[in-house]
Context: one part of a larger RNA
Molecule: large-subunit ribosomal RNA, domain IV
Organism: bioreactor sludge metagenome
RNA sequence: UCACGGCCAAGGAACUCGGCAAACUAGUCCUGUAACUUCGGGAGAAGGGACCCCUGCAGCGAUGCAGGGCGCAGAGAAAUGGCCCAGGCGACUGUUUACCAAAAACACAGGGCUAUGCGAAACCGAAAGGUGAAGUAUAUGGCCUGACACCUGCCCGGUGCCGGAAGGUUAAGGGGAGGGGUUAUCCUCGGAGAAGCCCUGAGCUGAAGCCCCGGUAAACGGCGGCCGUAACUAUAACGGUCCUAAGGUAGCGAAAUUCCUUGUCGGGUAAGUUCCGACCUGCACGAAUGGUGUAACGAUCUGGGCGCUGUCUCAGCCAUGAGCUCG
Numbered sequence: 001u002c003a004c005g006g007c008c009a010a011g012g013a014a015c016u017c018g019g020c021a022a023a024c025u026a027g028u029c030c031u032g033u034a035a036c037u038u039c040g041g042g043a044g045a046a047g048g049g050a051c052c053c054c055u056g057c058a059g060c061g062a063u064g065c066a067g068g069g070c071g072c073a074g075a076g077a078a079a080u081g082g083c084c085c086a087g088g089c090g091a092c093u094g095u096u097u098a099c100c101a102a103a104a105a106c107a108c109a110g111g112g113c114u115a116u117g118c119g120a121a122a123c124c125g126a127a128a129g130g131u132g133a134a135g136u137a138u139a140u141g142g143c144c145u146g147a148c149a150c151c152u153g154c155c156c157g158g159u160g161c162c163g164g165a166a167g168g169u170u171a172a173g174g175g176g177a178g179g180g181g182u183u184a185u186c187c188u189c190g191g192a193g194a195a196g197c198c199c200u201g202a203g204c205u206g207a208a209g210c211c212c213c214g215g216u217a218a219a220c221g222g223c224g225g226c227c228g229u230a231a232c233u234a235u236a237a238c239g240g241u242c243c244u245a246a247g248g249u250a251g252c253g254a255a256a257u258u259c260c261u262u263g264u265c266g267g268g269u270a271a272g273u274u275c276c277g278a279c280c281u282g283c284a285c286g287a288a289u290g291g292u293g294u295a296a297c298g299a300u301c302u303g304g305g306c307g308c309u310g311u312c313u314c315a316g317c318c319a320u321g322a323g324c325u326c327g
Base pairs, nucleotide, nucleotide: 001322002321003320005318006317007316010313011312014311019308027051028050029049030048031047036041038147052069053068054067055066056065057064058063070074082306083305084304085303086302087301088300089298090297094106095105110145111144112143113142114141115140116139122131123130124129148293149292150291151290153223154222155221158220159219160216161215162214163213164212167211168210169209173205174204178200179199180198181197182196185192186191224242225241226240227239228238251285252282263279264278265277266276267275
């Protein structure tokens, strides 16, 4: 010096990103216990008291009562919750990056949309066959949301999906007008040219799709600008105008979202870029890519307090092992 233990005057988080680590607490009985709440809970809330030995009495006994005794200490060792307040997120128990992440991520009951009538849809497989399912729409698959409470607004113009079939477009195919090659034959010797065979080929016909017409947002998604106006000022219930498919409703809001920003005000501190409560100027919240709340729960994250402590002021001592010296 390192590692692992034990103790510590006074102070008690001044340490530090942060009480990280350590300490406190701890068992059993009695007492007592708040907000809030889904009435179950919260709760071992919090807080307070008792606990040993001897004798006597009561009792079958556990045990209780009375009297007495000792110690610094009676749950005499070990083992054995620290607690409270407020907020974010996720309802919850669960699951996860085997070996740097356990979470607010995943899952979850519950909710919704959608496909599927059974040789089901979907999936594996050239196929046979199999899973689905020895099931049958109160079923099975896919997608989204995520207990519960209150709710879930407007837009179908774009994209997707579903329905429609009049018209437009349209492939192969059908069809074959016409053109070309070949040459029996004819000829005015220039050429013309039947049939067959070969090459080519117009109009016309021709499905789905697309165009088109509707529907659909718990489908993908989207949800404005400028100007003016009230008898102080300020603001604008009101008006004008442009654009749009429609211009963000309820609720929430400097938020896990706020750039400016340590916004402003209030609270807490002697002092608070964090925290809590408000305000709303939302750079760039917002309703199942769910919105807002919420008891209980959490090795979750954030702020505060009590207790407690070598975290610190600021060090010291002791023990064990290593280091070090000698061999």